The prediction has a mean pLDDT of 81. This is a predicted structure of a 68-nucleotide RNA (transfer RNA) from a marine eukaryotic metagenome.

């Protein structure tokens, strides 16, 4: 100097209700397990401020991670 931070994990969401897959848990199926099917649980959107009617999203500073 550049990139990055959103659910337990991997990530989407680029100004107007926070989401998906996987996973945990419960149930179905099975003699049983796995697979499969249904349901459920899930977040201070790194922190603080600013802009805006409205911010995960735009701006600034800081903190953490990665690269040069």
């Nucleotide at each position: 100097g550049c990139c990055u931070g959103u659910a337990g994990c991997u990530c989407a969401g680029u100004g107007g209700c926070a989401g998906a897959g996987c996973g945990c848990c419960c149930g179905g199926c099975u003699c049983a397990u796995a697979a499969c099917c249904g349901g459920u649980c899930a977040g201070u959107c790194g922190u603080a401020g600013g802009u805006u009617c409205g911010a995960a999203c735009c701006c600034u500073a800081c903190c953490g991670g990665g690269c040069c």
It matches the Rfam family "tRNA". It is annotated as a transfer RNA.